[in-house]
Molecule: glmS glucosamine-6-phosphate activated ribozyme aptamer
Organism: Desulforamulus aquiferis
């Protein structure tokens, strides 16, 4: 420095790139080569298994398109609420009721710098913003038979 094994570490707007766009070299000129982009934060994990474009918004919208995964959906167990117990039923998932309502918060983009590349473009300082859903609060809760207040 090249192989090959190996052991460690690193992930969910999370990985990678053949379409697509952009650069940069070659060439009369086509082919051709090499290279950049390709998702900004906030949520979000019971176990097993199934299918599969799977939350909320911000944005000068390629954040386009494709592959692969995913904390979310669905089934079934297991837990927890719905006064106790069984049974059933109905909502969730260890901060374990939907549902109304209140209520709070971001980071990129912007503006000024660096720094690296021939360049597309990377990376990064500064200062100053604007949000929804969640998550908190308050309201709101079963049938039967037996018991309790």
């Nucleotide at each position: 420095a090249c192989u090959a094994a190996a052991u460690a570490a690193a992930a969910a707007g999370c990985g990678c790139c053949a379409g697509a766009a952009c650069c940069c070299u070659a060439u009369c000129a086509u082919a051709a080569g090499g290279g950049u982009u390709g998702a900004c934060g906030a949520g979000g994990a019971g176990a097993g298994g199934g299918a599969g474009u799977a939350u909320c918004g911000a944005g000068u919208a390629u954040u386009c398109g494709g592959c692969g995964g995913g904390u979310g959906c669905c089934c079934u167990c297991c837990g927890g609420c719905c006064g106790g117990u069984c049974a059933c039923g109905g909502c969730c998932g260890a901060g374990a009721a939907a549902g109304c309502a209140g209520c709070a918060u971001a980071a990129a983009a912007c503006c000024c710098g660096g720094a690296g590349g021939u360049a597309a473009c990377u990376c990064u300082g500064g200062a100053g913003a604007c949000a929804a859903a969640g998550a908190c609060u308050g309201c709101a809760g079963g049938u039967g038979a037996c018991c309790a207040u």